A computed fold for a 102-nucleotide RNA from Pontibacter anaerobius, annotated as SAM riboswitch aptamer (S box leader). The prediction has a mean pLDDT of 82. Lineage of the source: Bacteria > Bacteroidota > Cytophagia > Hymenobacteraceae > Pontibacter.

RNA sequence: AGUUUAUAGACGAAGAGGCGAGAGAACAGGCUCCCUGACCCUCUGGCAACCAUCCUCAUGGAAAGGUGCCACAUCCUGCCCAACGAAGGGAAAAUAUAAAUU
Numbered sequence: 001a002g003u004u005u006a007u008a009g010a011c012g013a014a015g016a017g018g019c020g021a022g023a024g025a026a027c028a029g030g031c032u033c034c035c036u037g038a039c040c041c042u043c044u045g046g047c048a049a050c051c052a053u054c055c056u057c058a059u060g061g062a063a064a065g066g067u068g069c070c071a072c073a074u075c076c077u078g079c080c081c082a083a084c085g086a087a088g089g090g091a092a093a094a095u096a097u098a099a100a101u102u
Stems, first nucleotide, its partner, number of pairs: 001102008014044005022033003027078004045070003050066002053062003074093001079090003
């Protein structure tokens, strides 16, 4: 790095510096962010609690070492069911974590 399995996501958490035109994974449609500087990178700060740690018989709790995250539901839809002045439920895919395996 690939594959498989399990789990998770409408909550939460931003400042500074750099760069300079697109960005929200890909395709299509929509919606949104963006020269009042987005996206990305660095530093600092923070959120959360998957793994690890500690306490507990257990449920659970503490704390924050390894990840993750800090616009918009994973931004929404795409497939199935339901509904048709409705916009719900599920699946798939992507992402993340953990485990196994090549």